Source information: Predicted 3D model of a 98-nucleotide RNA (SAM riboswitch aptamer (S box leader)) from uncultured Atopostipes sp. Lineage of the source: Bacteria > Bacillota > Bacilli > Lactobacillales > Atopostipes. The model forms 90% of the base pairs in the Rfam consensus. The sequence is in RNAcentral, with records from MGnify. Model confidence (mean pLDDT): 83 of 100.

RNA sequence: CUUAUUCAGAGUGAGUGGAGGGAAUUAGCCCUAUGAAACUCCAGCAACCGGUUGUGAUAACACGGUGCUAAAUCUAACGGCAGUAGCCGAAAAAUAAG
Numbered sequence: 001c002u003u004a005u006u007c008a009g010a011g012u013g014a015g016u017g018g019a020g021g022g023a024a025u026u027a028g029c030c031c032u033a034u035g036a037a038a039c040u041c042c043a044g045c046a047a048c049c050g051g052u053u054g055u056g057a058u059a060a061c062a063c064g065g066u067g068c069u070a071a072a073u074c075u076a077a078c079g080g081c082a083g084u085a086g087c088c089g090a091a092a093a094a095u096a097a098g
Stems, first nucleotide, its partner, number of pairs: 001098006011042001013041004020031003025077004043069003048065003051061003073092001078089004
């Protein structure tokens, strides 16, 4: 960079740690000394790729490679519709494969 997906699912677990965290900016909202981030271990979720099994076709399985386990990707920001509430789309981001 291209393509696909993002309202589903799964941790009040153990240890270290010691104040932040929810991608970035702004605004909100939320989590957090009843212990944030980060790291290790354990547990779990999930079929994107590989593998195995299977079907006329759709599929099944966490075995290998990744990923993930508060809240819709926490919400809004840009555009369209709508008197409002709100709805749809984009952008950005994340993940996978190339």